[in-house]
Context: one part of a larger RNA
RNA sequence: CCGUGGUCAAGGAACUCGGCAAAUUGACCCCGUAACUUCGGGAGAAGGGGUGUCUCGACCGGUAUAAGCCUUGCGCGAAAGCUGGUCGGGAUCGCAGUGAAAUGGCCCAAGCGACUGUUUAACAAAAACACAGGUCUCUGCUAAGUCGUCAAGACGACGUAUAGGGACUGACACCUGCCCGGUGCCGGAAGGUUAAGGAAGCUGGUCAUGCCUGCCGCAAGGCGGACAGAAGCUAGCGACCGAAGCCCCGGUAAACGGCGGCCGUAACUAUAACGGUCCUAAGGUAGCGAAAUUCCUUGUCGGGUAAGUUCCGACCUGCACGAAUGGUGUAACGACUUGGGCACUGUCUCGACCACGGGCUCG
Numbered sequence: 001c002c003g004u005g006g007u008c009a010a011g012g013a014a015c016u017c018g019g020c021a022a023a024u025u026g027a028c029c030c031c032g033u034a035a036c037u038u039c040g041g042g043a044g045a046a047g048g049g050g051u052g053u054c055u056c057g058a059c060c061g062g063u064a065u066a067a068g069c070c071u072u073g074c075g076c077g078a079a080a081g082c083u084g085g086u087c088g089g090g091a092u093c094g095c096a097g098u099g100a101a102a103u104g105g106c107c108c109a110a111g112c113g114a115c116u117g118u119u120u121a122a123c124a125a126a127a128a129c130a131c132a133g134g135u136c137u138c139u140g141c142u143a144a145g146u147c148g149u150c151a152a153g154a155c156g157a158c159g160u161a162u163a164g165g166g167a168c169u170g171a172c173a174c175c176u177g178c179c180c181g182g183u184g185c186c187g188g189a190a191g192g193u194u195a196a197g198g199a200a201g202c203u204g205g206u207c208a209u210g211c212c213u214g215c216c217g218c219a220a221g222g223c224g225g226a227c228a229g230a231a232g233c234u235a236g237c238g239a240c241c242g243a244a245g246c247c248c249c250g251g252u253a254a255a256c257g258g259c260g261g262c263c264g265u266a267a268c269u270a271u272a273a274c275g276g277u278c279c280u281a282a283g284g285u286a287g288c289g290a291a292a293u294u295c296c297u298u299g300u301c302g303g304g305u306a307a308g309u310u311c312c313g314a315c316c317u318g319c320a321c322g323a324a325u326g327g328u329g330u331a332a333c334g335a336c337u338u339g340g341g342c343a344c345u346g347u348c349u350c351g352a353c354c355a356c357g358g359g360c361u362c363g
Stems, first nucleotide, its partner, number of pairs: 001358008010349002014347001019344001027051005036041001038171001052092012068076002070073001093097001105342007112334002117129002133169007145155003172329004177259003182256002184252005191247003197241002201237006209228002212225005260278005287321001288318001299315005
């Protein structure tokens, strides 16, 4: 010097990002216990008091016999003795009586999540996940969905729409506004478009053949060339016919999503219930709001402090809240987060000492 323990005058969070760590509290009995509340809770709320030993008394039990009794039984039955407990009185010892050990610190306010649960095995336990409850949607049974080789087969389920699958939300209370123009989904089928396929017709190649022509030959004919060219074959084009889909017509937002701007106006001023105008599918309703969301910002006012960028209550100018990507509340709950207080303390003012272990020095 380091580690692990122990103690401390006065002060008592002045420490620090933050009471981190430590200290306090602690058992049992009695008294007593608020707001709020879903009437269960909150609650061990909070806050108080008691606790050893000896002795005396009262009472209540356990344990059995005498006299006695009558229901004659393994019957009932007092004091005493032994023993357990409750209550009360007295005495007594220590600093201290749950004498050691084990054994909640508490309160107020706010945020988030209803709750018990689950999670990053080995840096995150949470406000994340799950959850009961809510809604939408698919599925009529060889169900939908899923696994599998477009299989057999299996799960779903030996279930059958009060069932099963998917998605979102997330107890409960009060609620959940407007927009279907875009995207998606559902429904529709008149019209437009449209694949494979079919196909009238057309074009090219090839070709029987016809005609013209060069060479050879007396001739018959042979060997070549140019042009035209049916059917067939072949290469292509192709009017027209031709589903779903798309276009189109409707519906649907607890589907994906979206939810305006400018100007003027009231007899102080300010503000604008009111008016005008442009745009939109519709222009944000209730509720909440400097918020886990507010840039400007330490907004402004109030509270708490001697002093408060945090906190609480308001205001609303919401850069950029807002209604199941749920909105606003909410008792209970939380090794969650934030602010305040009481108690308590070596966290600190400010350090000191002790014990043990390590390091270090010497051997």

Notes:
Predicted 3D model of a 363-nucleotide part of an RNA (large-subunit ribosomal RNA, domain IV) from a Bacteroidota bacterium. RNAcentral holds the full RNA, with entries from ENA.